[in-house]
RNA sequence: GCGCCGAUAGUUAAAUGGUAGAAUUCAGCCUUGCCAAGGCUGCGAUCCGGGUUCAAAUCCCGGUCGGCGCA
Numbered sequence: 001g002c003g004c005c006g007a008u009a010g011u012u013a014a015a016u017g018g019u020a021g022a023a024u025u026c027a028g029c030c031u032u033g034c035c036a037a038g039g040c041u042g043c044g045a046u047c048c049g050g051g052u053u054c055a056a057a058u059c060c061c062g063g064u065c066g067g068c069g070c071a
Stems, first nucleotide, its partner, number of pairs: 001070007010024003018054001026042005047063005
């Protein structure tokens, strides 16, 4: 330098162009004599810029970062 893959709550990880969902963490409550475990509720996210579209996490272009391969 070229090619491929990836980037979504603090962490991990789903989502066929139409309400961004889950686990875990955290906070509150229930349960217990206390703790742990368990149950219920809540907070919290689409890497950046542009394009297509009525509508983009999703499709297209460019960029940044990470991984793998080639040279």
Source information: Transfer RNA from a Candidatus Woesearchaeota archaeon, 71 nucleotides, folded computationally. The organism belongs to Candidatus Woesearchaeota, within Archaea. Model confidence (mean pLDDT): 83 of 100. It matches the Rfam family "tRNA". Its family is annotated with triplet codon-amino acid adaptor activity in the Gene Ontology. Rfam's curators write: Transfer RNA (tRNA) molecules are approximately 80 nucleotides in length.